[in-house]
Predicted 3D model of a 117-nucleotide RNA (FMN riboswitch aptamer (RFN element)). It was read from a public genome assembly, where an Rfam model found it.

RNA sequence: GGAUAUCUUCGGGGCUGGGUGCGAUUCCCAACUGGCGGUAAAGUCCGCGAACCCUUCUUGGGCCGACUCGGUGAAACUCCGGGACCAACAGUAAAGUCUGGAUGGAAGAAGAUGCAA
Numbered sequence: 001g002g003a004u005a006u007c008u009u010c011g012g013g014g015c016u017g018g019g020u021g022c023g024a025u026u027c028c029c030a031a032c033u034g035g036c037g038g039u040a041a042a043g044u045c046c047g048c049g050a051a052c053c054c055u056u057c058u059u060g061g062g063c064c065g066a067c068u069c070g071g072u073g074a075a076a077c078u079c080c081g082g083g084a085c086c087a088a089c090a091g092u093a094a095a096g097u098c099u100g101g102a103u104g105g106a107a108g109a110a111g112a113u114g115c116a117a
Base pairs, nucleotide, nucleotide: 005113006112007111008110009109010108016030017029018028019027031097032096033087034086035048036047037046038045043085044084052062053061054060067083068082069081070080071079089100090099091098
């Protein structure tokens, strides 16, 4: 360094201020947040996970949001600058940010031990 088995740990962030109202962290004005792998460093590219739906109870399948302009450069839809946009389900005054399923699960990350060459 490679293949493979078992195990351990880790593994999602955000409503501050004001307005209306009986009542809103849900509406309105501003604010704030960005899972994992790939790749020139990415919420918006490619892929995956989660949520949701179906089937089953354990997998499998389906579904799955959003970007442009300028600059630098060999290379950037990833950096720098400008302006945009997006965000499951249930509850509740209509929720990306509150509460709940969830002290859950997962993509994956790190480590330990064993085996063979």